[in-house]
């Protein structure tokens, strides 16, 4: 130093041909119990690592940068 893969909710991960971003588990309300956990409904919770570029429209394509893994010298 060169080639790759990762970077989305607080963790842990979907998001397949470009069209308003989700789950699970945590967090709070609330039910259920004598309570507490279990278990049931239900709320919030996001600059999609960070610019720039294409496009009517980008989490999804193109470049550039950081972080973190990996492989090879």
């Nucleotide at each position: 130093g060169c080639c790759g893969a990762a970077u989305u909710a607080g963790c842990u991960c979907a998001g397949c041909u470009g069209g308003u971003a989700g789950a699970g588990c945590a967090a709070c309300c609330g039910c259920c119990u004598u309570g507490u956990a279990a278990g049931c409904g239900g709320u919030a919770g996001g600059u999609c690592a960070u610019c720039c570029g294409u496009u009517c429209g980008a989490g999804u394509c193109g470049g550039a940068u950081a972080u973190u893994c990996g492989g090879c010298a």
Transfer RNA from Parasphingorhabdus marina DSM 22363, 73 nucleotides, folded computationally. The RNAcentral record of the sequence draws on Rfam. The coordinates come from a structure-prediction model, not an experiment, and the mean pLDDT is 81. Its Rfam family is "tRNA". The family's RNA type in Rfam is transfer RNA.